The prediction has a mean pLDDT of 78. This is a predicted complex of two RNAs, RNase P RNA and transfer RNA, with 423 nucleotides together. It holds a member of the Rfam family "Bacterial RNase P class A". It is annotated as a ribozyme.
[in-house]
RNA sequence: CGCUCUAUCGCCGGCAGAGCAAUCUGCGGGAGGAAAGUCCGGGCAGCACAGAGUCGCCAUACUUCCUAACGGGAAGGGGCGCGUAUCCCCAAGGUGCGCGUCACAGACAGUGCCACAGAAAACAAACCGCCGGGUACGACCGGUAAGGGUGAAAACGCGAGGCAAGAGCUCACGACGUAUGCAGCGAUGCAUAUGAUGGCAAACCUUAUGGGCUGAAAAACCAAAUAUACCGACAGUCAAGGGUUGACUCGUCCGUUGUCGGGGGGUAGGUUGAUUGAGACAUCCGGUGACGGAUGCCCUAGAUUAAUGAUAGAGGACCGCCAGCGCGGUGACAGAACCCGGCUUACAG
RNA sequence: UGGGGAAUGGUGUAACGGCAGCACGGAUGACUCUGACUCAUUUAGUAUAGGUUCAAAUCCUAUUUCCCCAGCCA
Numbered sequence: 001c002g003c004u005c006u007a008u009c010g011c012c013g014g015c016a017g018a019g020c021a022a023u024c025u026g027c028g029g030g031a032g033g034a035a036a037g038u039c040c041g042g043g044c045a046g047c048a049c050a051g052a053g054u055c056g057c058c059a060u061a062c063u064u065c066c067u068a069a070c071g072g073g074a075a076g077g078g079g080c081g082c083g084u085a086u087c088c089c090c091a092a093g094g095u096g097c098g099c100g101u102c103a104c105a106g107a108c109a110g111u112g113c114c115a116c117a118g119a120a121a122a123c124a125a126a127c128c129g130c131c132g133g134g135u136a137c138g139a140c141c142g143g144u145a146a147g148g149g150u151g152a153a154a155a156c157g158c159g160a161g162g163c164a165a166g167a168g169c170u171c172a173c174g175a176c177g178u179a180u181g182c183a184g185c186g187a188u189g190c191a192u193a194u195g196a197u198g199g200c201a202a203a204c205c206u207u208a209u210g211g212g213c214u215g216a217a218a219a220a221c222c223a224a225a226u227a228u229a230c231c232g233a234c235a236g237u238c239a240a241g242g243g244u245u246g247a248c249u250c251g252u253c254c255g256u257u258g259u260c261g262g263g264g265g266g267u268a269g270g271u272u273g274a275u276u277g278a279g280a281c282a283u284c285c286g287g288u289g290a291c292g293g294a295u296g297c298c299c300u301a302g303a304u305u306a307a308u309g310a311u312a313g314a315g316g317a318c319c320g321c322c323a324g325c326g327c328g329g330u331g332a333c334a335g336a337a338c339c340c341g342g343c344u345u346a347c348a349g
Numbered sequence: 350u351g352g353g354g355a356a357u358g359g360u361g362u363a364a365c366g367g368c369a370g371c372a373c374g375g376a377u378g379a380c381u382c383u384g385a386c387u388c389a390u391u392u393a394g395u396a397u398a399g400g401u402u403c404a405a406a407u408c409c410u411a412u413u414u415c416c417c418c419a420g421c422c423a
Base pairs, nucleotide, nucleotide: 001349003315004314005313006312007311008310009309011030012029014027015026016025017024018023032333036344037343039342040341041340042339043338044215045214046213047212051250052249053248054247055246057211058210059209060208061207062076063075064074065073066072077104078102079101080100081099082098083097084096085095086094087093105206106205110204111203112200113199114198127148128147129144130143131142132141133140156174157173159171160170161169176195177194178193179192180191181190182189183188219272220271221270222269228263230262231261232260233259234258241254242253243252265422266421267420279298281296282295283294284293285292286291317330318329319328320327321326350419351418352417353416354415355414356413359373360372361371362370367403374392375391376390377389378388379387396412397411398410399409400408
């Protein structure tokens, strides 16, 4: 992108004409990229002008930008993986480039969890081993997290010093956090100083930001219809109760003889909402890009149990066979229901 | 059209993120002359796919299937 054209027969609206009417004739129009899932955002409508406060609930989560808005998109940063080039004798590792991917705030706020195994799962801890004491080369006491073993994960990695043996205990280099300086709008990067160390926030949570609720069976009008039988709760004159929001409070309005809930009864027809809109297309300009601006041009379903289809021919696309001429085959997913922007999912070729 | 919820053997149901159980079924065997009852053994499952996590029926996302609710009047 997701068949094109022509003819015939149908289906649903619109306009015009004929007819008393039923209906007939003519003209013109009639599904999608997802119309789907209903996962987000908005328009629109009602609820008091959408009111005030507290608590709760839900959602989002690197940065900047785009946008009416968004949990969407663009560009960038960082992490991870792969490839390649280079440093290098090789490997490991570093650096550059390219591609892919990431629900990517915080575990230096607090709580919680980490089965089995294992000595120990983060308060701490000694099974084997090592060292010191002790001594009967034993038992026992103490030190030790280097080594073994367990595990998905073992107290920062590695080297040197140090030590009785060891240990960031000390030091160099490196990983990590924080602070400062410089560069950058920023995420961040580089440098210096300093600190300490497990993992899990798609566990509770913290921080920041956002969210009033209900949805076209919203809502307005016309028409039709009439039974509040019975049950329960509350109140009876400064009331009860109600005003669509998770709870409470305040405020305000209705309500002055009933109110609320269950249950029962009646009716389920029509018009509007409803299709011209953050609209589509073309050209130019701005921007890395999402996107924005200007000009021109176009009007493109509006049904309400629901129409948009079938057949034939021609053409085109793809597939198979064949040396070729040619022959045969295939055409999906799915179907508007108030509208729009996204996301996700389905889909022959 | 809109809203809410659920999915675990054949059926009905359990399971603080740590070995998926229970009851009724089905099959085979024993008991019996035969059947039933009873006893023993066995069968079969987290709707599907992906992710988070050491580890998922459980948490998150997408899909599939099923169930429930609803208007107006007095």